The prediction has a mean pLDDT of 80. Predicted 3D model of a 111-nucleotide RNA (Guanidine-I riboswitch aptamer) from Nonomuraea aridisoli. The model forms 100% of the base pairs in the Rfam consensus.

RNA sequence: GUGAGGCGCACCUAGGGUUCCGCCGUGUCCCACGGGUCUGGUCCGAGAGGUGCAGGCGGCCCCGUCGCAUCCACCGGGGCCGCUCCACGGCGGGACAAAAGCCCGGGAGGU
Numbered sequence: 001g002u003g004a005g006g007c008g009c010a011c012c013u014a015g016g017g018u019u020c021c022g023c024c025g026u027g028u029c030c031c032a033c034g035g036g037u038c039u040g041g042u043c044c045g046a047g048a049g050g051u052g053c054a055g056g057c058g059g060c061c062c063c064g065u066c067g068c069a070u071c072c073a074c075c076g077g078g079g080c081c082g083c084u085c086c087a088c089g090g091c092g093g094g095a096c097a098a099a100a101g102c103c104c105g106g107g108a109g110g111u
Base pairs, nucleotide, nucleotide: 008053009052010051011050012049015044016043020041021040022038023035024034025033026032027031055084056083057082058081059080060079061078062077063076064075086106088109092104093103094102
């Protein structure tokens, strides 16, 4: 310097705001307006948080096909076990109603 990989989904949490509900206030009170510096419900939600499933790799075993038979290899399928590491991180911008540890982003930068 170049290439490949570090993967995905679901549920939950840290966290987040305010479209809806609730709560609070006001009013012309079956409703309207305002309040998220309202605990909450709906909602959003982690690469570096949790759990589970899937995927990948490795080992062993079983099944199927072959030219008359046997064996082996290749290919396909299944079961069991193991592994799936590490990870400091802005400013700014973006979406949804809005915000965020969401997305830009395992980025810029740093070691």